[in-house]
RNA sequence: GGGCGCGUAGCUCAGUGGUAGAGCACUGCCUUGACACGGCAGUGGUCGCAGGUUCGAACCCUGCCGCGCCCA
Numbered sequence: 001g002g003g004c005g006c007g008u009a010g011c012u013c014a015g016u017g018g019u020a021g022a023g024c025a026c027u028g029c030c031u032u033g034a035c036a037c038g039g040c041a042g043u044g045g046u047c048g049c050a051g052g053u054u055c056g057a058a059c060c061c062u063g064c065c066g067c068g069c070c071c072a
Stems, first nucleotide, its partner, number of pairs: 001071007010024004018055001026042005048064005
């Protein structure tokens, strides 16, 4: 330098065109002598960045950035 894949909550991931989600983690309350476990409630996102297509984009297209694998 070229090809392919990946980038979504703090972490691990789902979501392939129509309201952004799950588990764990975190916060508060209940429970305990206290902790853990458990129960209830809650917080948490520029969907890597920019542009394009579309009535509508996390999702389709283009470029760029980062990471991984392969080729040279």